[in-house]
The RNA shown here (c-di-GMP-I riboswitch aptamer) has 79 nucleotides and comes from a Planctomycetota bacterium.
RNA sequence: UUGAGAUAAAGGCAAACCGAUCGUGAGGUCGGGACGCAAAGCCAUGGGUCUCCGGAUGAGAGAUCGCCAGGUUACCUGA
Numbered sequence: 001u002u003g004a005g006a007u008a009a010a011g012g013c014a015a016a017c018c019g020a021u022c023g024u025g026a027g028g029u030c031g032g033g034a035c036g037c038a039a040a041g042c043c044a045u046g047g048g049u050c051u052c053c054g055g056a057u058g059a060g061a062g063a064u065c066g067c068c069a070g071g072u073u074a075c076c077u078g079a
Stems, first nucleotide, its partner, number of pairs: 004077002012037002017032006035066001041072003045069003048064005
């Protein structure tokens, strides 16, 4: 440097649910809580899903990176 990763060690993240709060909403943030995670770090770039708007198709505006792909950075380590 590349690849891989345990029944190991250190450290990390935190689903559902509950409380507070923001948002029309999907959802966000904070606290509690752990189902899980080796990128469950970051980026909405492509696809997916979801929300709002709309009579409807389309268009538009959003949400999700813990749906997948892509990009990018990174801790530890045995065979």
The sequence was found by an Rfam model in a public genome assembly. Its mean pLDDT, the model's own confidence on a scale to 100, is 82.